[in-house]
RNA sequence: CUCAUCGAGAGGGGCAGAGGGACACGGCCCGCUGAAGCCCCGGCAACCCGCCACAGCAGCUCAUCCUCCGAGAACGCUGUGGUCACGGUGCUAAGUCCGUCCCGCCGCGAGAGUCGCGUUCCCGGGGAAGAUGAG
Numbered sequence: 001c002u003c004a005u006c007g008a009g010a011g012g013g014g015c016a017g018a019g020g021g022a023c024a025c026g027g028c029c030c031g032c033u034g035a036a037g038c039c040c041c042g043g044c045a046a047c048c049c050g051c052c053a054c055a056g057c058a059g060c061u062c063a064u065c066c067u068c069c070g071a072g073a074a075c076g077c078u079g080u081g082g083u084c085a086c087g088g089u090g091c092u093a094a095g096u097c098c099g100u101c102c103c104g105c106c107g108c109g110a111g112a113g114u115c116g117c118g119u120u121c122c123c124g125g126g127g128a129a130g131a132u133g134a135g
Base pairs, nucleotide, nucleotide: 001135002134003133004132005131006130011041012040013039014038015037019030020029021028024100025099026098027097042092043091044090047088048087050083051082052081053080054079055078056077057076060072061071062070096129101126102125103124104123106118107117108116109115110114
């Protein structure tokens, strides 16, 4: 940098000792009944790896030397579904804790299409940023 996913799921112990929830701001939470960090043991999930099935693609063989058409067997690649949990990661409070930007929604004004301004976070969609995996 690219792609995929992010409303589910899963905690105990030891050391430590005041912060933490990515950053900024606002909110809301967690925390001396012990935060961050480090270690041990468990657990969750199924991205990669493994296995199975199906579909597609390209190639191979045969039928006739070639093409079309047809048949066959295994492998490869891709996709979908399923399965496993040994291995590589990841995760194990709250939706990625929520909002921030845009659109819809709502209100006001003007208007031919539509536009401008404002409001709310209740709701929906998208974006940005971030996290994780694969490349």